[in-house]
Predicted 3D model of a 102-nucleotide RNA (c-di-GMP-I riboswitch aptamer) from a Pirellulaceae bacterium. It was read from a public genome assembly, where an Rfam model found it. Its mean pLDDT, the model's own confidence on a scale to 100, is 85.

RNA sequence: UCCUCGAAAGGGCAAACCGGCAGUAAUGCCGGGACGCAAAGCCGUGGAUCGCAGUUUCUGGCCCGUUCACGGGCCGGCCCCUGCGAUCGCCAGGCUACCGAA
Numbered sequence: 001u002c003c004u005c006g007a008a009a010g011g012g013c014a015a016a017c018c019g020g021c022a023g024u025a026a027u028g029c030c031g032g033g034a035c036g037c038a039a040a041g042c043c044g045u046g047g048a049u050c051g052c053a054g055u056u057u058c059u060g061g062c063c064c065g066u067u068c069a070c071g072g073g074c075c076g077g078c079c080c081c082u083g084c085g086a087u088c089g090c091c092a093g094g095c096u097a098c099c100g101a102a
Stems, first nucleotide, its partner, number of pairs: 012037002017032006035089001041095003045092003048087007058077008
């Protein structure tokens, strides 16, 4: 000098919830508030989760037709896939970083 661990000191951030604003929503921002955090600083790159829309599969209800066991329409739910969006306080990865006892 560099890398790793992190006691102490100085501090930092801010969950849930409440109020306001934006958004279809997930969620974000501002104020209050502290559950916690040594990267709870930044990046949506990989995974994961959430929302919106579409598609596929299966299915419930209602209505209509009718060759009487089938078809069509509407609304809802589930599964698969796709697109767009969100979450960095879900995990991983990348970048940066104050102090420095044992």

Rfam family: c-di-GMP-I riboswitch aptamer. About the family: GEMM was predicted in a large-scale screen for bacterial structured RNA regulatory elements.